[in-house]
Small-subunit ribosomal RNA, 5' domain from an uncultured bacterium, 507 nucleotides, folded computationally.
Context: one part of a larger RNA
This record gives sequence, C1' cells and structure tokens, in this order.
RNA sequence: AUGAACGCUGGCGGCGUGCUUCAGUGCAUGCAAGUCGUACGAGAAUGUUCCCGCAAGGGAACUAGUAAAGUGGCGCACGGGUGAGUAAUACUUAGGUAAUGUACCUUUUCGCUGAGAAUAACCAGACGAAAGUUUGGCUAAUACUGAAUGAUUCGGACGAGACUGUGGUCUUGUUUGAUAAAGCCGUAAGGCGCGAGAAGAGCAGCCUGAGUCCCAUUAGCUAGUUGGCGGAGUAAAAGCCCACCAAGGCUACGAUGGGUAGCUGGUCUGAGAGGAUGAUCAGCCACACUGGAACUGAUACACGGUCCAGGCUCCUACGGGAGGCAGCAGCUAGGAAUUUUGCGCAAUGGGGGAAACCCUGACGCAGCAACGCCGCGUGGGUGAGGAAGGCCUUCGGGUUGUAAAGCCCUUUUGUUGGGGAAGAAAAAAAUGACGGUACCCAAUGAAUAAGCACCGGCUAACUCCGUGCCAGCAGCCGCGGUAAUACGGAGGGUGCAAGCGUUAUUC
Repeated sequence: AUGAACGCUGGCGGCGUGCUUCAGUGCAUGCAAGUCGUACGAGAAUGUUCCCGCAAGGGAACUAGUAAAGUGGCGCACGGGUGAGUAAUACUUAGGUAAUGUACCUUUUCGCUGAGAAUAACCAGACGAAAGUUUGGCUAAUACUGAAUGAUUCGGACGAGACUGUGGUCUUGUUUGAUAAAGCCGUAAGGCGCGAGAAGAGCAGCCUGAGUCCCAUUAGCUAGUUGGCGGAGUAAAAGCCCACCAAGGCUACGAUGGGUAGCUGGUCUGAGAGGAUGAUCAGCCACACUGGAACUGAUACACGGUCCAGGCUCCUACGGGAGGCAGCAGCUAGGAAUUUUGCGCAAUGGGGGAAACCCUGACGCAGCAACGCCGCGUGGGUGAGGAAGGCCUUCGGGUUGUAAAGCCCUUUUGUUGGGGAAGAAAAAAAUGACGGUACCCAAUGAAUAAGCACCGGCUAACUCCGUGCCAGCAGCCGCGGUAAUACGGAGGGUGCAAGCGUUAUUC
C1' cells in the first nucleotide's frame, strides 16, 4: 500500500468501490433496439349512443383511420460486458499510403423525363401436435425492372505542362464509348427528400522503423518456404491465392520450440534510479456456448442476425422443433470472499421521426456492505472530606482520581414540528427520478453513541495472584522445571480509535 479476507467491536455523514474463483459452470423470470402514417396498401375489436323489432336479432354513428400486423426507409457494426485467446495479423511511438474506402454530417455544382411487370398484407383452400410450410386469386409504393437525357464520373486512343520516391501522380486539350434519379407535405411561397460529381470533417483499412516477459537443461528452422514473370482476387499493396521459373529466406544482435501473459495512459512503492502491477476511469485490441462459413450492408464475417457441425438444456401427438446473461437485476455452483429480480428517462448522451413524441438496465439516482478515503460525535465547566468500591502495601499509606457523585451550562448528533431548494434549458408557460432530500428555524433532553491490540528486548507501557518444562506463548532472540514484568486472570498503564488486530501479497 490493497477490488482484500478472518476475529472482536460498531453512532452518523460525504465521496468512491464491490465475483480477483467456474471464458474447465449452467441458467428460471423480467427488462437491456427500436422508430417512421409527412414512403405505401389495407384496417379491427371492445364500449357508448341511436334506429328497426314483441323477442331473438339486425343496422348506423362515435370509439378510429386508432390498436395489432404487413411492404418500404434508417438504425441494429454505436452504446453495454468480459480477458478466454494472443509474445505479435496485438499494443506504444514516429512515419508512409503516388497502394485505399467512407452511410449519416458540413460546403458547393448540375439534374430528378417517361413507362412496365410483380409481390406481401388481405381473401379462399391444403398440410402440421407445434414451430411453421404451401396452392390459387387481388393490390400499392421513396420496393423492383427496362427506356430517355447525361457530365468536370468511369474506360479507350492521340497530345501538352507540372511534380516525382523514376514505378508513376496531378492539371489540361481533342476524339470515342459506358453510366442516374422518387417522391412526400403545403392553397401557395416553400420545406423535407432522391441521383451524379467536387471539397471538407470525422471514422476506418493496409504498410514500414523502433520498443515490448521467462527458459539454451529449446540450436538449428523453413517447399508457398524466399524471390521473379504472368494471372486470379480486393476498396487497396502483397505468395493474399494460382501456373511456371530460379534456390533461396531466418538464426548466437537468440531463429525455431516450450512456458506465461490482453497492451497502454496509469497505479503502488522509492530521495531517486529502479522494482512490482495493469481493479475502478480513459485509449486500443480480442471474444460472445465450442468450431467453421458466408449473407445483408457504407462498415460485420455481426453478443441479444443467418447457415452447418458438436456438446448441453427444454417442448413433443415421437414425425419434428426451441435456446445461448463474458448486457442490468437475479438463481445455482465454486470459493476465504464481492450487492437490489429497486426508481426514472427530470439531466447528459444515443437511435428513429418534419415535429409532437417513442425507445434507451447507456446514464442519472436510490438500496445493501466500516470495503476504502475524508469529516463529525460519544459532551463542556466546576467539583477533595482526595467519598465508596477495586488493586497494591513496608499497614503509615499509595493508586484508580477531578475520575465519579453534586452544582452550572451547551445541543453537534438523535427525535418531533414548521419552512424548503439549486440541479431546468437565450421572451413567456410547462417539465425533477433523486425528494419533502440537502439546507434553515423551533421544541426536547446529557439525553441515543467505545472499542481493539499490546505492556521481556527489538518497542511506548508493571505489579499481584494462579500454574510449575505442565498448561501454554512466540515475528526474531527466546519464556515456562515454586518467588514468571514473557503462560492464564486481575488491577494499573501504553498505542491507535469507529475502528483495532491477524493473515495474504507488493515495494
């Protein structure tokens, strides 16, 4: 010093922190990613009222163009978790990309013409226990498919200039070919969108130099291996992949192999140099039951997406299906050991939306735990005949000790009552989970609040009794065998204090 644990003890507040073990666990339950009707078609139920009717029943209006579902758009690649793997495809730092991409955002230029064929929802039917599947029919779009126009975009050919890392890059001229779009709201103005370019910002990919633990009781390793040519492939360089050719490449400045490990800013310690460490917070990386694969998409080879295989659990009508808490709570197990199945979107931030708004276990708060740090309190003054009691005693007394009692005060804290925020947002109004909280005032009454370890030396603090090498103590030296300041108890003392000791680990 600690993300600590254990023993004894325990009044309050503020701020933090809280599965270090089983990424060799498994998870009941709820929630954690939706949103848009100003893209589109369709569209309930229930209830109420009214009308017809003897009744049964039927119809209309509102509920309501609402709910739920569907097509389509954007988001779901962020945020949140964990540290298994990884010793270098990671991280840190300095560069390169003339070898690259980029949805949303900002600035800017030019456009948005005219058609077509479907399909879900829905209706009718079939299969199935279910999950779900399937046949026929109808319909819309900012969904889909042609056509038109068309560039400073892309490609080919021929030139000019600048730069250059000499491979090419940038600018520009002529000619030729290819390539686009979607509408919605509004009376309108206009707004939001859509397509193609140019620039920016932010983000991302790739490459290079240097640094980055232990073992030599690991000394040789390597055939896509090292390089070339040509191709495939990618947003993009490259044996990244393939065919052919050559025989190279790494290594005692430690290759290869084995072990261990996420890396860093930082944290702890130390005068420093160093050493140890990588919880919380922040940056990067990797992973999402185990292994593999691609799809969609600007970006994933995707925690709460898909497919295959495996293991496990569950449902089943035995034919077949469903699932993935290393999200927040919570359960079980393991363990010395780590919390509530809480409140709220009021703030900050994020997604969608023109907006209203919706969603948000991110986040803001509250709860539990002396787990840590900091602060406060458990009273103050006075009070000697130094009361009683305890302990010791040389029996005179000493000590506990102004300590108590008594008297005079105060009310931090506690309890009760009253008031009561900021956090909320450019003119007004509305909007607070926390919370009637913090804070302020009054009343009340010393009232509600002290322990733990130690006292042989190191090391601050001593006597008596018990025990008798026994029982026991102990960090080291060592104590104990009849006068033990070292064991056990008592009185007294010392040190810390809502903590004190012990254990573990680091310096």

The full RNA is in RNAcentral, with records from Greengenes. Its mean pLDDT, the model's own confidence on a scale to 100, is 84.